[in-house]
RNA sequence: GCUGGAGUAGCUCAGUUGGUAGAGCAGCGGUUUUGUAAACCGCAGGUCGGGGGUUCGAUUCCCUUCUCCAGCU
Numbered sequence: 001g002c003u004g005g006a007g008u009a010g011c012u013c014a015g016u017u018g019g020u021a022g023a024g025c026a027g028c029g030g031u032u033u034u035g036u037a038a039a040c041c042g043c044a045g046g047u048c049g050g051g052g053g054u055u056c057g058a059u060u061c062c063c064u065u066c067u068c069c070a071g072c073u
Stems, first nucleotide, its partner, number of pairs: 001072007010025004019056001027043005049065005
């Protein structure tokens, strides 16, 4: 330099024929217990890496850019 893959909640990851984003764990509150843990119930947490474009509408399609991984040279 070229090619491919990944980037979504604090962490690990889902989520496509484009239609107002979810789970588990972690966190907070409650029930239970003498207390802790466990269990159960509830709550909060996200400019979907950044910018631009197409569209009535973009995590999803297109362009560009950043970071990481792998391969080729």
Transfer RNA from a bacterium, 73 nucleotides, folded computationally. Rfam family: tRNA. Gene Ontology term of the family: triplet codon-amino acid adaptor activity. It is annotated as a transfer RNA.